[in-house]
RNA sequence: GCAUCAGUGGUCUAACGGCCAUGACUUCGGCUUCCCAAGCCGACAAUCCGGGUUCGAAUCCCGGCUGGUGCA
Numbered sequence: 001g002c003a004u005c006a007g008u009g010g011u012c013u014a015a016c017g018g019c020c021a022u023g024a025c026u027u028c029g030g031c032u033u034c035c036c037a038a039g040c041c042g043a044c045a046a047u048c049c050g051g052g053u054u055c056g057a058a059u060c061c062c063g064g065c066u067g068g069u070g071c072a
Base pairs, nucleotide, nucleotide: 001071002070003069004068005067006066007065010025011024012023018055027043028042029041030040031039048064049063050062051061052060
């Protein structure tokens, strides 16, 4: 340099183009307990960036960035 795969809360992860973006862990609050742990309930927090297509994009297309793999 070329090809290809991936990028979603603090971490991991789901989501045929469709309603409020899913679940788990962590954190915080509450319930329970003599206390702690465990358990239960609730809350906070996310689509790598820019553009395009579409009534509608995390998803499709183009470019860029970062990382993995292969070739040279």
A computed fold for a 72-nucleotide RNA from a Candidatus Aenigmatarchaeota archaeon, annotated as transfer RNA. NCBI's taxonomy places the organism under Archaea, Nanobdellati, Candidatus Aenigmatarchaeota. It matches the Rfam family "tRNA". It is annotated as a transfer RNA.